Annotation:
RNAcentral holds the full RNA, with entries from ENA and SILVA. Small-subunit ribosomal RNA, 5' domain from an uncultured bacterium, 506 nucleotides, folded computationally.

[in-house]
Context: one part of a larger RNA
RNA sequence: AUGAACGUUGGCGGCGUGGAUUAGGCAUGCAAGUCGCGCGAUAAGCUCCCGCAAGGGGGUGGAAAGCGGCGAAAGGGACAGUAAUACGUAGAUACCUACCCUCGGGUUCGGGAUAGCUGCGGGAAACUGCAAUUAAUACCGAAUAACGUCUCCGGACCAAAGGUGUGAUUCCGCCGGAGGAUGGGUCUGCGUCCUAUUAGCUUGUUGGUGAGGUAAUGGCUCACCAAGGCAAAGAUGGGUAGCAGGUGUGAGAGCACGACCUGCGUCACUGGGACUGAGACACUGCCCAGACACCUACGGGUGGCUGCAGUCGAGGAUCUUCGGCAAUGGGCGCAAGCCUGACCGAGCGACGCCGCGUGCGGGAUGAAGGCCUUCGGGUUGUAAACCGCUGUCAGAGAGGCGGAAAUAUAGGGGGGUUCUCCCCUCUAUUUGACCUAUUCUCAGAGGAAGUGCGGGCUAAGUCCGUGCCAGCAGCCGCGGUAACACGGACCGCACGAACGUUAUUC
Numbered sequence: 001a002u003g004a005a006c007g008u009u010g011g012c013g014g015c016g017u018g019g020a021u022u023a024g025g026c027a028u029g030c031a032a033g034u035c036g037c038g039c040g041a042u043a044a045g046c047u048c049c050c051g052c053a054a055g056g057g058g059g060u061g062g063a064a065a066g067c068g069g070c071g072a073a074a075g076g077g078a079c080a081g082u083a084a085u086a087c088g089u090a091g092a093u094a095c096c097u098a099c100c101c102u103c104g105g106g107u108u109c110g111g112g113a114u115a116g117c118u119g120c121g122g123g124a125a126a127c128u129g130c131a132a133u134u135a136a137u138a139c140c141g142a143a144u145a146a147c148g149u150c151u152c153c154g155g156a157c158c159a160a161a162g163g164u165g166u167g168a169u170u171c172c173g174c175c176g177g178a179g180g181a182u183g184g185g186u187c188u189g190c191g192u193c194c195u196a197u198u199a200g201c202u203u204g205u206u207g208g209u210g211a212g213g214u215a216a217u218g219g220c221u222c223a224c225c226a227a228g229g230c231a232a233a234g235a236u237g238g239g240u241a242g243c244a245g246g247u248g249u250g251a252g253a254g255c256a257c258g259a260c261c262u263g264c265g266u267c268a269c270u271g272g273g274a275c276u277g278a279g280a281c282a283c284u285g286c287c288c289a290g291a292c293a294c295c296u297a298c299g300g301g302u303g304g305c306u307g308c309a310g311u312c313g314a315g316g317a318u319c320u321u322c323g324g325c326a327a328u329g330g331g332c333g334c335a336a337g338c339c340u341g342a343c344c345g346a347g348c349g350a351c352g353c354c355g356c357g358u359g360c361g362g363g364a365u366g367a368a369g370g371c372c373u374u375c376g377g378g379u380u381g382u383a384a385a386c387c388g389c390u391g392u393c394a395g396a397g398a399g400g401c402g403g404a405a406a407u408a409u410a411g412g413g414g415g416g417u418u419c420u421c422c423c424c425u426c427u428a429u430u431u432g433a434c435c436u437a438u439u440c441u442c443a444g445a446g447g448a449a450g451u452g453c454g455g456g457c458u459a460a461g462u463c464c465g466u467g468c469c470a471g472c473a474g475c476c477g478c479g480g481u482a483a484c485a486c487g488g489a490c491c492g493c494a495c496g497a498a499c500g501u502u503a504u505u506c
Base pairs, nucleotide, nucleotide: 001504002503004502005501006500007499008498011356012355013354014353015352016351017349018348024312025311026310028309029308030307033070034069035068038067039066045060046059047058048057049056050055077267078266079265087191088190089189090188091187092186093185095184096183100180101179102178103177105175106174107173108142109141110140111139118131119130120129121128122127148157149156150155162172163171193239194238195237200230201229202228205227206226207225208224209223210222211221212220242264243263244262245261246257247256248255249254269290270289271288272287273286292303293302294301295300320346322345323344324343328342329340330339331338332337359389360388361387362386369380370379371378372377393447395442396441397440398439399438402435403434408429409428410427411426412425413424414423415422416421450495451494452493453492454491455476456475457474461490462489463488464487465486471478472477
């Protein structure tokens, strides 16, 4: 010094921190949705019309679902693997980059489907088939085509979608181009543990030509050709290990470590694979195989907490199946808003650090009791009692600053090129899960001290018991009849809401 554990003890608060072992298995709930200002259709409810009624139609309304868009590759967890496809640092370029910003262009004309819905089925379920029918910012064709792409330099080729609204060049979008920003891909130099009781390793191996592939270089892959490449400055093999900023210690050099927080990497039941997409070979997507578990009508299906809680197991050992989106941030949306176990808070644990308290002053006939005694007394000890006082913290009650800034709505004013848009400003309204500074009142010393040690090292000793026994012990060593070392008592010493022990590092 510690992510500690154990023993004894335990008043309060602030800030941190808490599954280090089985990357063992998991019941349950939640952890990624959102958009009706993209699309068709539409339940309940309310309302209007027709109707005697049944019912039908229109409007409003907004639930569940579907098509479509964006997100789901972020955020969150873990450290299994990895000794170099990693990380750190300094560089390089043959590359990509959704959303965002800037600039300059375009946004024309058409078409066929398909979910949903309806009807008829299959299946225990999961789910699924057929028919008819419908929409779009879904899909397809044509046109247009450069400062884009290809080029033999003649030319050839490539796009789009609308919405809101009384009204759109102007608002929100869409398409192609250039630049930026951000994020990434790839390559290079140097650095990065132990082992020689591991000495040779390698055939896509090393290089070349050509081709394929990729966003892109490259044996990345393939055909052919050459026979190379690495290694005692340690190749290859084996063991161990995520790396760094940093952390601990130390005068430093160094040594040890890599919890929390931050950056990077890797993984997501085990192994393999691709699809979609700007981005994945994708933790809560898909397919295949395996192990395990569950449902089953035995035909067949379902699942993946190394997310937040929680449970079992193993372990010396590590927490609540909590509250809220009020703040910060993220996704979607014009917005209102919705979602968010990120996050903000609360709960549990003296696990750590820090702060505060457990009272203050007076009080000797040095009371009683305890212990010792040479029996005179000494000591515990101003300690207590007793007298006076205070009111921290905790308790009860009452006030109260702040964490809230914005956004939005309504109204007013000003500006921007005419606008439904934007900016600035004023006024009013609105938002706190949780915490609380601080103030006042009440009551009353009341509710709050222990642990280890006392032979030497090492601060602090006497009596009794025991008798090499029982026991102590970090080392030296104590104990066999007066033990300052064992056990108890009294007293003392150290630290103090802690004190010791164990483990580990310097």